The prediction has a mean pLDDT of 83. This is a predicted structure of a 350-nucleotide part of an RNA (small-subunit ribosomal RNA, central domain) from planctomycete DDSW3008. Taxonomically the source falls in Planctomycetaceae (Bacteria, Pseudomonadati, Planctomycetota, Planctomycetia). The RNAcentral record of the full RNA draws on Greengenes.

[in-house]
Context: one part of a larger RNA
RNA sequence: CUGGGCUUAAAGCGUACGUAGGCGGCCUAGCAGGUGGGGUGUGAAAUCCCUCGGCUCAACCGAGGAACUGCGCUCCAAACCGUUAGGCUUGAGGGAGACAGGGGUGAUGGGAACUGUUGGUGGAGCGGUGAAAUGCGUUGAUAUCAACAGGAACACCGGUGGCGAAAGCGCAUCACUGGGUCUCUUCUGACGCUGAGGUACGAAAGCUAGGGGAGCGAACGGGAUUAGAUACCCCGGUAGUCCUAGCUGUAAACGAUGAGCACUGGGUUGGGGGAACUUCCACAUUUUCCCGGCCGUAGCGAAAGCGUUAAGUGCUCCGCCUGGGGAGUAUGGUCGCAAGGCUGAAACUC
Numbered sequence: 001c002u003g004g005g006c007u008u009a010a011a012g013c014g015u016a017c018g019u020a021g022g023c024g025g026c027c028u029a030g031c032a033g034g035u036g037g038g039g040u041g042u043g044a045a046a047u048c049c050c051u052c053g054g055c056u057c058a059a060c061c062g063a064g065g066a067a068c069u070g071c072g073c074u075c076c077a078a079a080c081c082g083u084u085a086g087g088c089u090u091g092a093g094g095g096a097g098a099c100a101g102g103g104g105u106g107a108u109g110g111g112a113a114c115u116g117u118u119g120g121u122g123g124a125g126c127g128g129u130g131a132a133a134u135g136c137g138u139u140g141a142u143a144u145c146a147a148c149a150g151g152a153a154c155a156c157c158g159g160u161g162g163c164g165a166a167a168g169c170g171c172a173u174c175a176c177u178g179g180g181u182c183u184c185u186u187c188u189g190a191c192g193c194u195g196a197g198g199u200a201c202g203a204a205a206g207c208u209a210g211g212g213g214a215g216c217g218a219a220c221g222g223g224a225u226u227a228g229a230u231a232c233c234c235c236g237g238u239a240g241u242c243c244u245a246g247c248u249g250u251a252a253a254c255g256a257u258g259a260g261c262a263c264u265g266g267g268u269u270g271g272g273g274g275a276a277c278u279u280c281c282a283c284a285u286u287u288u289c290c291c292g293g294c295c296g297u298a299g300c301g302a303a304a305g306c307g308u309u310a311a312g313u314g315c316u317c318c319g320c321c322u323g324g325g326g327a328g329u330a331u332g333g334u335c336g337c338a339a340g341g342c343u344g345a346a347a348c349u350c
Base pairs, nucleotide, nucleotide: 004321005320006319007304008303012318014201015200016199017198021194022193023192025088026087027086028085029084030083031082033081034080035077036076037075038074039073040072041071042070049065050064051063052062053061054060091191092188093187095184096183097182098181102177103176106174108172109171110154114150115149116148117147118146119145120144121143125136126135162169163168206247207246208245209244210243211242215241216240220236221235222234223233258317259316260315261314262313263312266295267294268293269292270291271290272289273288274287275286276285299306300305323350324349325348332343333342334341335340
């Protein structure tokens, strides 16, 4: 390279947007670059192949033919690819109305709980465990009542519920704001899909600077347990957890399943919107579109299983894999304040 693969055996980039590139709907007319066909020139000789001949045969040699699958020129064809022009509406986009959810900023607002402070009552224990002890407490704890302060998180509703590209998002209200879907169909007329590089977003932990600090709590100290106990249990407790402005760029970032389009039996259930019907509303029924689960037919699969949300049947584009260890290491490059990230071998060994 070819071939084969990527749920679990090696293998889908964490996610999206998008440049180049690749691929691309229906109809008509033209062109003739690709494509197909004819002619012609060339494609040295030798070699290979076929026929005949010469050395006694063969190897070898001689002669003729075919071939040299290619390229140039020229003529023809116009289905397909390409291109030019024109048109179309199914793909795509935009508009109006409705529904649902998220995020940020500012202003407040809310209650439960917790901790602290102050005051009242009260007077000996509290706390904690398997059992204890460290710890707290007559300088009045625990308990209880009232007031105040503070920070963090939002019980019930809450749901194989909803929304978001993913990470993720749950107290209430207001303003601003992104996307999906349904209905109406007016408009544009292929404007599309994917996407190497690139850019943006990206849990937790961590880092820089400034705040904040109730609870929890790496490290650390103490008490237990134990042969020991650098642990599990208990009492404390610093970073951190929270906010603002930056950095980091990783996760079992998982559906371990890339994106888009089309096709292929059913059953059941949840969320949202529309239409029809009954005079209207509501309920119910039927039907349709979108989103989320479960069970299973064919088919697929090594099996487990997947099964219109495919791991089925096809097409387009990207990423990735090629025995285990060495090793996601060394080295070089690059990014980062650092921690480290990305890229990424070989010797050797089985």